Record summary:
Transfer RNA from a Clostridia bacterium, 73 nucleotides, folded computationally. The prediction has a mean pLDDT of 82. It matches the Rfam family "tRNA". It is annotated as a transfer RNA. The sequence was found in a public genome assembly.
RNA sequence: GGACGUUUAGCGCAGCUGGUAGCGCUUCCGCUUGACGUGCGGGAGGUCACAGGUUCGAGUCCUGUAACGUCCA
Repeated sequence: GGACGUUUAGCGCAGCUGGUAGCGCUUCCGCUUGACGUGCGGGAGGUCACAGGUUCGAGUCCUGUAACGUCCA
């Protein structure tokens, strides 16, 4: 230098054919317990890497940029 892949919550990851962003862990509150733990219920937490474009509508499609990884040279 070239090809490909990944980027979504504090962490690990889903998200189909464009139509209100989700799961587990963690965390907070409550119930349960003599207490802790377990269990149950509820809540909080998001610039979907960044910028632009298409569209009535974009995590998803298109272009560019960045970071990381694999391969080739």